[in-house]
RNA sequence: UAGAGUUUGAUCUGGCUCAGAUUGAACGCUGGCGGCAUGCUUAACACAUGCAAGUCGAACGGCAGCACAGGGUAGCUUGCUACCUGGGUGGCGAGUGGCGGACGGGUGAGUAACGCGUAGGAAUCUACCUUUCUGUGGGGGAUAACCCGGGGAAACUCGGGCUAAUACCGCAUACGCCUUACAGGGAAAGCGGGGGACCUUCGGGCCUCGUGCAGAAAGAUGAGCCUGCGUCCUAUCAGGUAGUUGGUGAGGUAAUGGCUCACCAAGCCGACGACGGGUAGCUGGUCUGAGAGGACGACCAGCCACACUGGGACUGAGACACGGCCCAGACUCCUACGGGAGGCAGCAGUGGGGAAUAUUGGACAAUGGGGGAAACCCUGAUCCAGCCAUGCCGCGUGCAGGAUGAAGGCCUUCGGGUUGUAAACUGCUUUUGUACGGAACGAAAAGGUCCUUUCUAAUAAAGAGGGCUCAUGACGGUACCGUAAGAAUAAGCACCGGCUAACUACGUGCCAGCAGCCGCGGUAAUACGUAGGGUGCGAGCGUUAAUCGGAAUUACUGGGCGUAAAGCGUGCGCAGGCGGUUAUAUAAGACAGAUGUGAAAUCCCCGGGCUCAACCUGGGAACUGCAUUAGUGACUGUAUAGCUGGAGUGCGGCAGAGGGGGAUGGAAUUCCGCGUGUAGCAGUGAAAUGCGUAGAUAUGCGGAGGAACACCGAUGGCGAAGGCAAUCCCCUGGGCCUGCACUGACGCUCAUGCACGAAAGCGUGGGGAGCAAACAGGAUUAGAUACCCUGGUAGUCCACGCCCUAAACGAUGUCAACUGGUUGUUGGGAAUUCACUUUCUCAGUAACGAAGCUAACGCGCGAAGUUGACCGCCUGGGGAGUACGGCCGCAAGGUUAAAACUCAAAGAAAUUGACGGGGGCCCGCACAAGCGGUGGAGCAUGUGGUUUAAUUCGAAGCAACGCGCAGAACCUUACCUACCCUUGACAUACCGAUCGCGGUUUCCAGAGAUGGAUUCCUUCAGUUAGGCUGGAUCGGAUACAGGUGCUGCAUGGCUGUCGUCAGCUCGUGUCGUGAGAUGUUGGGUUAAGUCCCGCAACGAGCGCAACCCCUGUGAUUUGUUGCCACCCGGUUUACCGGAGCACUCGAAUCAGACUGCCUCGAUCAACGAGGAGGAAGGUGGGGAUGACGUCAAGUCCGUAUGGCCCUUACGACCAGGGCUGCACACGUACUACAAUGCCCAGCACAAUGUGAACCGAAACCGCGAGGUGGAGGAAAUCAGUAAAACUGGGCUCAGUUCAGAUUGUAGUCUGCAACUCGACUACAUGAAGUUGGAAUCGCUAGUAAUGGUACAUCAGCUACGGUACCGUGAAUACGUUCCCGGGUCUUGUACACACCGCCCGUCACAUCAUGGAAGCUGGUUUCGCCCGAAGUGCGUGAGUCAACCGCAAGGAGACAGCGCCCUAAGGCAAGACUGGUAACUGGGAUGAAGU
Repeated sequence: UAGAGUUUGAUCUGGCUCAGAUUGAACGCUGGCGGCAUGCUUAACACAUGCAAGUCGAACGGCAGCACAGGGUAGCUUGCUACCUGGGUGGCGAGUGGCGGACGGGUGAGUAACGCGUAGGAAUCUACCUUUCUGUGGGGGAUAACCCGGGGAAACUCGGGCUAAUACCGCAUACGCCUUACAGGGAAAGCGGGGGACCUUCGGGCCUCGUGCAGAAAGAUGAGCCUGCGUCCUAUCAGGUAGUUGGUGAGGUAAUGGCUCACCAAGCCGACGACGGGUAGCUGGUCUGAGAGGACGACCAGCCACACUGGGACUGAGACACGGCCCAGACUCCUACGGGAGGCAGCAGUGGGGAAUAUUGGACAAUGGGGGAAACCCUGAUCCAGCCAUGCCGCGUGCAGGAUGAAGGCCUUCGGGUUGUAAACUGCUUUUGUACGGAACGAAAAGGUCCUUUCUAAUAAAGAGGGCUCAUGACGGUACCGUAAGAAUAAGCACCGGCUAACUACGUGCCAGCAGCCGCGGUAAUACGUAGGGUGCGAGCGUUAAUCGGAAUUACUGGGCGUAAAGCGUGCGCAGGCGGUUAUAUAAGACAGAUGUGAAAUCCCCGGGCUCAACCUGGGAACUGCAUUAGUGACUGUAUAGCUGGAGUGCGGCAGAGGGGGAUGGAAUUCCGCGUGUAGCAGUGAAAUGCGUAGAUAUGCGGAGGAACACCGAUGGCGAAGGCAAUCCCCUGGGCCUGCACUGACGCUCAUGCACGAAAGCGUGGGGAGCAAACAGGAUUAGAUACCCUGGUAGUCCACGCCCUAAACGAUGUCAACUGGUUGUUGGGAAUUCACUUUCUCAGUAACGAAGCUAACGCGCGAAGUUGACCGCCUGGGGAGUACGGCCGCAAGGUUAAAACUCAAAGAAAUUGACGGGGGCCCGCACAAGCGGUGGAGCAUGUGGUUUAAUUCGAAGCAACGCGCAGAACCUUACCUACCCUUGACAUACCGAUCGCGGUUUCCAGAGAUGGAUUCCUUCAGUUAGGCUGGAUCGGAUACAGGUGCUGCAUGGCUGUCGUCAGCUCGUGUCGUGAGAUGUUGGGUUAAGUCCCGCAACGAGCGCAACCCCUGUGAUUUGUUGCCACCCGGUUUACCGGAGCACUCGAAUCAGACUGCCUCGAUCAACGAGGAGGAAGGUGGGGAUGACGUCAAGUCCGUAUGGCCCUUACGACCAGGGCUGCACACGUACUACAAUGCCCAGCACAAUGUGAACCGAAACCGCGAGGUGGAGGAAAUCAGUAAAACUGGGCUCAGUUCAGAUUGUAGUCUGCAACUCGACUACAUGAAGUUGGAAUCGCUAGUAAUGGUACAUCAGCUACGGUACCGUGAAUACGUUCCCGGGUCUUGUACACACCGCCCGUCACAUCAUGGAAGCUGGUUUCGCCCGAAGUGCGUGAGUCAACCGCAAGGAGACAGCGCCCUAAGGCAAGACUGGUAACUGGGAUGAAGU
């Protein structure tokens, strides 16, 4: 040393993302003050203008300009002006000369280097400065300035003449200096001040002080050179190098050295990374980090390099020189076109580039630098100011009181909440700002004066020290202090889904937009935009970029490799790394002590100064490093001498498909020959192709050939791995065991390297029986370039040579040590036993498992445990084991091995579900076995489609479709077309008027709603008697009403469905890191998670069952409206009236059935099979009853309801129309197709309903529907014909005496009204249809089938529908293989929206990055050649020249010129490497619902 989000329901691995700190920053919004600091990171791009290096008259000749003395002249106002003269003085332009200009300032292009850092070294120089010693003598010749003349546009320059020096040159002298060893050579300069003696040509000499100059020795400072160590990436850069490496000699340099040259030798560097390529100034340090590290090298400081680009030297102490010179090049400027000038990477500033970086400021007051004796001058170094919130630090924008919790805003459940003590208001304060006044530190040196002291002849001068005095401030009237008035002058930015502190409303509607990651947005968005509110920070806040951190995500500290990424296919082995045991020595490593160094600044600690802080400053510590040195001797190393335990050798045994070669063998397949024999064989799920009458298959005998070796055979054996299997022989490698002897650490591992390395493949030559890629044919299939079948070539086999890869796997590198057990098996040994055996042990090979490990699975002495040594490998998925390059290969290809781009995952193991054309068990009219249907016809009805002004709306596989609708002519009605109303058809509230309202008559207009007129009846209730209360109507105005308008994906409620399937869960405990598991699984059993047994589970809940209703038997009670056996009466059949309640029946209460009993089976459990009894027997039959949940299932048009929408209309009323429309398709029913039937006649037996705006008898009328009629009935009382069945007759197989559609005519009934659009009746008409393709539905007993009856809705009816009732009344179930659905256990899974899942590839389209590519075009670099500026060097030097020598001629010396070497730029030619671009082309990635 803090973590979080994101793959999944959880765990692990693993990447991505966030929270932190930081910056020379930039951008957006905003902006009060001050202090301190920073400020072109890009174009080392180009630069207008100004400034940035001068100074010295005490080195010199001088006097252009200024000032002042002196002299002269003129004007004249006798002290002013003008002019001339005059270096005399102060001074001084230009010039000679000296010093400086090599510092200071800038920049980071180049440089991977002795460049830098650090520690050392020896072969050097050093102006100015310090110390010491010595000297400073005597001469000479020029030259600038200046004057005269000339050339040029200019820059500038030429000739002649004069002159000075601390300029220049000889001579003298010189040692400690140099060269050498005889000796020789080599210096200098003066200037200024003062002055007592003495001298003087009156200039001075002379003396002295100061300062220079010359030589030498040292110091200090600075600089040059050499060395050790450290110093980025790349091996897809592996070999580099000819001055290269060394030597000898010479040259050169301040100095060593191949630094250069001649000769000689052939070395030198390199896997500890040479050479090459890329990138880069290095460091102190800065940022980050717990640290170790990582990244960076602005500001400040040290070093280096550079100065337009390249080259070169000169001068000088120092340069190869930023504001110097020469040359070449590019660029810019001037020009009279001849020629010239320039270099901001100094300070400002301009253009340009860029996201981006300041004033053409003040001053030398301070610090420092140059010159000078000094005054002083110069100084864009520096000190200050200006600009910029760029950063750090500090301050402020008020403080206290103040509730009616004001107004306004926002939200609201309408009550209120919040903004909020916030404001207003009252009191107080005055930092900052404004105004006025005062006012610094930074300043002391220097100067003047006095004193002391040194030098001196000296009381000059000068130096050192002290006292007094005094000048000097850019900043700046700034900091600071005081006074005055006055809350006055001063708040924003980002965020509010999670991470992450902070929530509501409106708008929008996968749009607009947001987004760091996950992700928001498709009509109720805390995620977009706005507002209110809130949170965070605050003169700033956010964003972007960048670095470190988090990231243990490169792991030294501190990771891994069985399955997540990762053990090389295997061995041998050089280098390298590591190495048993004893002793001695050593001291390289190591340890600890001392010394030197590690610049300052920074960081840290303790102090001090600015009011604090930032900032500045004093001291300390630290700088973990390097070097030197005196020690120690345990450990490592080294050396020496030993040891035997590691390793090896020998002797003795043992096992083995270990390897190579040769020989031999039998079985089988195929082929050939002959015989026997006849019609098939072969093959498959089924077939066909194929073979066969030219004789197959089958069978017998014989032969040929190739390949492989049954049984033994095994979790067996051997081998390094690949791999190895008939038998025998030869050659040969390794292993194991026992005892003894020997060697004496000889060992382990192993980058590069070498060898081996299945199958397939390649080359050459053989061989070829069987098998068999390719290929052909036949099948299968929608297709079938497959699976299946018939054939069949390479190949498979052998020899030799390549290839070098595999899921080359134990997905587990090799070696060594240690660590409980059990069971098998192979090889060997020991002990024991008479023997069988038993025990122990070594080496292998298997199974299970303690501890431990592991994410889990699992591993577990053969480790994946605990350790050590060495090697190899990994770092998200895809792109990709691919491209390019290299190496290998005959080829195929192998090996090494990226990037752009793209995604937020990819992955491992395990868990719960779901799924499987996986498995086991079980159930269901699920199949099967049966019976009857549907699908064909006609009609009815619903739906789709279509049509329409409208054909209202909903329902959509099962689980929509005779469904909502238990009944659309109007109404219903929601739809359409017209008409019409606007507080409304309906509710509440207010005001006014009236007393009503309501009923009724008539007329007019109109389709009606409605509007207008009109007749009659009535004249509200209560009452405290008050227009008091209530009520009603009309009128008015506003809140509102109203909506079958939208959203069933905002909802409640209700319902369907899986499914009346047997399941669904919980508490506690236990197991697991966890999701979860256990219970609920297992063995039985059941209709059932029903029950029993067992069990780390023990219990419980919702479901199952039971409790409820109907029905089947009986009993008891009761007895009308029901019943009628007995008795009486009556019309004597039915029955009626009494009487009665026995029976039937009704309706209440009980009883009964519980595997209770018996036998058998079973674990003697649950339970099952059979039986008895019983009305009923194993849940007796039926109903009601529907667990947790699933389907965003259905319904906003039943009702309720959030939100949205309409409001003279999407509301209300009304008339007519529509919902009934019709080419067609589907579903559900009805009626049929006939003889088990139809028609006619006769005749028998029910139950449940229902009935007052109702059911309606008898009787009469009508063919009939019906009409008239009205008894009886608010019902066990009255009403209503049961039909099929049965009996008799007819029909006789036909579109019929079947079937009844359709149509015509005439009617009936309901109703305001039957046209669209009702039902029924009669007569007539008499369609399709002769049992229905593929397919499909229902039903297991009082069921199916069949027959009628009743009811709800309802005026009537489309009912053939629905719901109930009773009559008649079957067949079949072997069984669970299959179809469908379900339950349970298990298994696989890449599914979890859960198989209607997931998901692969081609093609087409679009976009993006990238490889190849004929070429085109750049850059870097190499080799060769050509040309060759300036310049050093060398040579030459007939030309030129004052100093020296010489009387002179001339000489010495120097220079011009010329030549040579080297060489920049340039040119030619050929390569190498590396960019850009490119027709075309290859793959890759990503995209909407294409294929």